[in-house]
Molecule: RNase P RNA; transfer RNA
Organism: Alphaproteobacteria bacterium
RNA sequence: AUGCCUGCCCAGGAUGUUGCGAUCUUUAUUUUAAGAGCGAGGAAAGUCCGGGCACCGCAGAGCAGUGUGAUGGAUAACGUCCAUCCGGUGAGAGCCGAGGGAAAGUGCAACAGAGAAUAGACCGCCUUUUUAAGGUAAGGGUGAAACGGUGCGGUAAGAGCGCACCACUGGACUGGUGACAGGACAGGUAUGGUAAACCCCACACGGUGCAAGCGUAAAUAGGUCCCUAUAUACAAGUGGCUCGCUUGAAGGGACGGGUAACGUGCUAUACUUUAUUUGUAAAAGUAGAGACAGACGAAUAACAUCCCUAGACAAAACCCGGCUUAUCGGGCAGGCAAUUUU
RNA sequence: GGGGCCGUAGCUCAGUUGGGAGAGCGCUACGUUCGCAAUGUAGAGGUCAGGGGUUCGAUUCCCCUCGGCUCCACCA
Numbered sequence: 001a002u003g004c005c006u007g008c009c010c011a012g013g014a015u016g017u018u019g020c021g022a023u024c025u026u027u028a029u030u031u032u033a034a035g036a037g038c039g040a041g042g043a044a045a046g047u048c049c050g051g052g053c054a055c056c057g058c059a060g061a062g063c064a065g066u067g068u069g070a071u072g073g074a075u076a077a078c079g080u081c082c083a084u085c086c087g088g089u090g091a092g093a094g095c096c097g098a099g100g101g102a103a104a105g106u107g108c109a110a111c112a113g114a115g116a117a118u119a120g121a122c123c124g125c126c127u128u129u130u131u132a133a134g135g136u137a138a139g140g141g142u143g144a145a146a147c148g149g150u151g152c153g154g155u156a157a158g159a160g161c162g163c164a165c166c167a168c169u170g171g172a173c174u175g176g177u178g179a180c181a182g183g184a185c186a187g188g189u190a191u192g193g194u195a196a197a198c199c200c201c202a203c204a205c206g207g208u209g210c211a212a213g214c215g216u217a218a219a220u221a222g223g224u225c226c227c228u229a230u231a232u233a234c235a236a237g238u239g240g241c242u243c244g245c246u247u248g249a250a251g252g253g254a255c256g257g258g259u260a261a262c263g264u265g266c267u268a269u270a271c272u273u274u275a276u277u278u279g280u281a282a283a284a285g286u287a288g289a290g291a292c293a294g295a296c297g298a299a300u301a302a303c304a305u306c307c308c309u310a311g312a313c314a315a316a317a318c319c320c321g322g323c324u325u326a327u328c329g330g331g332c333a334g335g336c337a338a339u340u341u342u
Numbered sequence: 343g344g345g346g347c348c349g350u351a352g353c354u355c356a357g358u359u360g361g362g363a364g365a366g367c368g369c370u371a372c373g374u375u376c377g378c379a380a381u382g383u384a385g386a387g388g389u390c391a392g393g394g395g396u397u398c399g400a401u402u403c404c405c406c407u408c409g410g411c412u413c414c415a416c417c418a
Base pairs, nucleotide, nucleotide: 001339002337003336004335005334006333007332008331009330010329012307013306014305015304016303017302018301020039021038023036024035025034026033041313045324046323048322049321050320051319052318053209054208055207056206060243061242062241063240065205066204067203068202069201070084071083072082073081074080085099086097087096088095089094100200101199105198106197107194108193122140123139124136125135126134127133128132148166149165150164151163152162153161167189168187169186170185173182174181175180213264214263215262216261223255224254225253226252227251228250234248235247236246237245257417258416259415271290272289273288274287275286276285277284278283308311343414344413345412346411347410348409349408352367353366354365355364361398369385370384371383372382373381391407392406393405394404395403
C1' cells in the first nucleotide's frame, strides 16, 4: 500500500424570509399585541428484559407457574456490562457460546441396517459330528450415531486377553479469591446422544400499569334481570389455588343509560460535561461548570440562494438503564498480516 | 400508550409424545352428452409469513423481524 478486526463520534452546512408549540417578561383585560431564549433520536422503533413511580391489602406463608444458569466483580436492578476460565472457529487481530446435572428416575431415535442401548452374527474369518451348530466385534456394509486408537505379543480364528505409547477415569500435592490449570501415582476402559423432552438442583419473581392514581365539573332512566347470606357463617377485596389478613350490612354480575371536559401526575435527575483520585476494566468518589421538548386531532415546518462528500434509517407521549432490529455515507483512535512493494 | 391472539395450496381450514406436508371447494386434461351442467378417472399447484438457533432431523421447541385481528376510560 492493500485487505481486514475492535471501539468511539457526526448524521448535510451557511444566510435570509414566512409560520407552528409551550414557557417567561412587559402591555392589555379575559385573551390580544410585542420581545426574549428554547423546541426529537442514535435508534425516539420492537415492547424483549430490568428498575423508579402509583394503586390494590401489610406485600406475608405454601403449592402451582415463569425465568435465569461457568467464575469473580459493577449496578437501583437486570437475561445488561467488565475482567477471567472452558469449548468452538479464524492465518491473525478477533468473533461466537440458553456455558448446571445424562452416575436420581422416565421418555425418544423415523428410514436404512443383522443389530439403536448394560446391543448385535448379514457378508467375511475359524472350529466341528458340515443343507447345520458353535466361536469371533479384527475387516466389509447401513446410519446422524455401532460400546477406545496405533503397534507388538497371543490365539483354531479373534478379542484390553496381556504389554508399550496416546486418549479416558479417579487423583495425593502445587498455583489461583474462584471457575480452573498442572500433576506424582493408580485403574484395563466402565458413565454413547438428547434436558430450547419431562424432570432434578441452585437462585430470582405478589399483581396491575400514567387508559396507574389524585382533585374538580357535566350529563342520564339511581332502570330491568340473575346470583349469594343472616355472624365459628356468607360475600367482597390483588394473582391461578389454599392459608393468613382487611372490610361489610347488604354485596356482586349481565344488559341498558349517560359523559368523553379541566387541573394534577409531567418532566431537574441512578442528568450531561471537564479535571482529578481509586480500580486491569465495567464503574465509584471528590471539586467545578451547564440547563436540555412536554403536546392531547397532538408543535419542531415551508420557500429562496450558495457550497460539498449530494444527505440513510426514521419522529417523543410517565421517566430512566440495557438488549435487539433498521440505517446513505464520513471521520478519529488502537490493533492484525495468508499477499505485494520498499 | 398498554395487554392478548393469529399467519399452512387460488379460497376455507386440519395437522402433538419432533421423522409421510394433507382435506373440501376451485383449476387443468381425458371420458360421458347433439351441446352445456352434473358426474367419473387422472394430474398440477406449497419459501408451512421471513431469518437465525437447538437437534441426526423442525409446520411442531426457542429467539428476532414483518403483516393482520382483537380488548381497554370515567359516572351511577